[in-house]
RNA sequence: UCCGAUGUAGUUUAGGUGGUUAUAACAGGUGCCUCUCACGUACCAAACUCGGGUUCGAGUCCCGACGUUGGAA
Numbered sequence: 001u002c003c004g005a006u007g008u009a010g011u012u013u014a015g016g017u018g019g020u021u022a023u024a025a026c027a028g029g030u031g032c033c034u035c036u037c038a039c040g041u042a043c044c045a046a047a048c049u050c051g052g053g054u055u056c057g058a059g060u061c062c063c064g065a066c067g068u069u070g071g072a073a
Base pairs, nucleotide, nucleotide: 001072002071003070004069005068006067007066010026011025012024019056028044029043030042031041032040049065050064051063052062053061
């Protein structure tokens, strides 16, 4: 330099063919339980990489940038 894949809570991740409140686990916080901790249990908070485009409507489709990753020179 060229080609491909990929980007969603702190981490991992669901979200065939666009649609009504974006899913779960672990981690975190609060309460209950316990003499206390742990375990268990209930609840809470937390995310669509960025910029455009298409559309009534974009996490999803298109273009570009950036990051990660694989390959070819």
Molecule: transfer RNA
Organism: Triparma laevis f. inornata